This is a predicted structure of a 161-nucleotide RNA (Lysine riboswitch aptamer) from a chicken gut metagenome.
RNA sequence: CAGAGGUGCGGUCUUAAAGAGUAGAUGUGCGGAGAUUUCCUGGUCGCCGAUGCACAUUGAAAGGUAUGACUGCCGAAGGGGACAGCUCCAGGAAGAGCUGCCGGCCUGGUUCUUCGUCAAAAAGGCGUGGGACUGUCGUCAUGGAUUGUGAUGGAGAGCUG
Numbered sequence: 001c002a003g004a005g006g007u008g009c010g011g012u013c014u015u016a017a018a019g020a021g022u023a024g025a026u027g028u029g030c031g032g033a034g035a036u037u038u039c040c041u042g043g044u045c046g047c048c049g050a051u052g053c054a055c056a057u058u059g060a061a062a063g064g065u066a067u068g069a070c071u072g073c074c075g076a077a078g079g080g081g082a083c084a085g086c087u088c089c090a091g092g093a094a095g096a097g098c099u100g101c102c103g104g105c106c107u108g109g110u111u112c113u114u115c116g117u118c119a120a121a122a123a124g125g126c127g128u129g130g131g132a133c134u135g136u137c138g139u140c141a142u143g144g145a146u147u148g149u150g151a152u153g154g155a156g157a158g159c160u161g
Base pairs, nucleotide, nucleotide: 001161002160003159006074008073009072010071011070012069013068015066016065024058025057026056027055028054029053030052034045035044036043037094038093039092040091041090042089077107078106079105081102083100084099085098086097087096088095108134109133110132111131112130113129115127116126117125118124136154137153138152139151140150141149142148
């Protein structure tokens, strides 16, 4: 510099399901003092009846998922963490979510699963532990022997040319 691993890893767009008959809005009834993610302070709303519950009418969206197309690639990419910023009325603390960026700290890849967490979720993501399959390079054994079988070990800062 160029390549390989395969349900290989990302990005963008279209469509679809789900989200959901949910949130919200309006009306009626019940109810009676707080509501605004948790705490404190403040602001705003609330006895001209809020939050909440029930019924009726109306009624979304985002993230995430799948199909297809296009496209960038093989630390592809992802993650813990640090720093900075944004959102949940304002400030402080906490919690949750999102974005950028750092760094070889962790992960070869795919997949299943206990527990935990994010999420509307039986989807999916993330973390921890445990399996299976697979690629690669070693070690040992075996062989029917131009690279096969079995066992075992390491990690991509690897492997092949």
Its Rfam family is "Lysine riboswitch aptamer". From the family's description: Riboswitches are metabolite binding domains within certain messenger RNAs that serve as precision sensors for their corresponding targets.